[in-house]
Molecule: Bacterial RNase P class A
Organism: Succinivibrio sp.
């Protein structure tokens, strides 16, 4: 000096003037609003003037604050709300090696086994084909209780053996090799594969050693099925509170052997009412809505995800939708020679953990290979 794999950060900074916007204070401000008083009119919820501001509201002044690493996709999984069955069985739908972490998960971290690379890394939808059922077009002699097409070898010439060699095919009766045969074949034999036992190590997944055994009829379960385990349903347009206005409307179905209980059936349980179509009335205003399974720092305990103590900090909550713009400096980067230009995916909408996708530029660290040089 190059190449590579992996892990973390940022996503410009300052400052000064202009604007929107939530909160917290302060106002001797203004009277929409409301409250009361008086005056007319009215059937009755009116009108107009005064007075008064405590509640609501506008101003004004201060103070502190305002869009991500993925805010996305809406794919898992919760907090939270609601719903007189969140009972049984059945159906359905989910994971699928093991061991841990977690509020939980289909998520993470650790291993085991397979597979890609020199390697560092990296990837798997990893139970079970000897429960059953299916599926592999064409090709080929034959595609799973499957075969002889050419060849071999033997021959009475009629035909037998043969699956070692060819061929077809993604796949063709375990592979290498020696014996042995007519000629061949696990026939036999030695390792290798592969089944069963044991023993050893390990929580186990599993891995090593023996030992027996010619040894099951191959791939497929992101094929149907079979096994273990899990699962009530809807969802912030969920849901509560308060104002108002209206039609306690009308029709039609089932109707106690009937119906209705927030996913079908079917028992059981518990109610007594359900559903459909027309058609009027509201369409406001508060909450839910931002203190958390929260964040940051130090010292522990773990391979490690995470986790205990201890300190501190409080970081958007709009309601049709705010979070901006202008200037100068500085700094990154790129052409130049003291100037230009410039940064990609991209916008909160109840919250959290993941997971997936998109992404210009950049800064730091740690392996690993090569290649000179010493």
């Nucleotide at each position: 000096c190059g190449a590579g794999u992996c892990g973390a950060c940022c996503a410009g900074g300052c400052a000064a003037c202009c604007g929107c916007u939530g909160c917290c204070g302060u106002g001797c401000a203004c009277g929409c609003g409301u409250g009361u008083u008086u005056a007319a009119g009215a059937u009755c919820u009116u009108u107009a003037a005064g007075c008064a501001u405590a509640c609501g509201g506008u101003c004004a002044c201060g103070g502190g604050g305002g869009a991500g690493g993925a805010a996305a996709g809406u794919c898992c999984g919760a907090g939270c709300u609601c719903c007189g069955c969140a009972g049984g069985a059945c159906g359905a739908g989910g994971u699928g090696c093991c061991a841990g972490g977690u509020a939980a998960c289909g998520c993470c971290u650790g291993g085991a086994g397979g597979g890609u690379g020199c390697a560092a890394a990296c990837c798997c939808a990893u139970g079970a084909c000897a429960a059953g059922u299916g599926c592999a077009a064409c090709a080929g002699a034959a595609a799973g209780a499957a075969u002889a097409c050419c060849g071999c070898c033997a021959u009475u010439u009629a035909u037998g053996g043969u699956a070692a060699g060819g061929g077809u095919g993604a796949a063709a009766u375990g592979g290498u090799g020696a014996g042995g045969u007519a000629a061949g074949a696990g026939c036999u034999c030695a390792c290798c594969g592969c089944u069963u036992u044991u023993u050893u190590a390990g929580u186990a997944a599993u891995a090593a050693a023996a030992a027996a055994g010619g040894c099951a009829a191959g791939g497929u379960a992101a094929a149907c099925u079979c096994c273990a385990c899990c699962u009530g349903g809807a969802g912030c347009a969920a849901g509560a509170u308060c104002a108002a206005a209206u039609a306690g409307g009308c029709u039609c179905u089932u109707u106690a052997u009937a119906c209705u209980u927030u996913u079908g059936u079917c028992c059981g349980a518990a109610g007594u009412a359900a559903g459909a179509g027309c058609g009027g009335g509201u369409u406001g205003a508060u909450u839910g809505c931002u203190g958390g399974a929260g964040c940051u720092a130090g010292c522990g305990a773990g391979u490690g995800a995470u986790u205990g103590c201890u300190a501190g900090c409080c970081u958007a909550g709009a309601g049709g939708a705010a979070u901006g713009g202008u200037u100068g400096c500085c700094a990154c980067u790129g052409c130049a020679u003291u100037g230009c230009a410039g940064a990609a995916c991209a916008g909160a909408a109840c919250u959290c953990g993941g997971c997936u996708u998109a992404u210009a530029g950049g800064u730091c660290g740690g392996c690993u290979c090569a290649u000179c040089u010493u």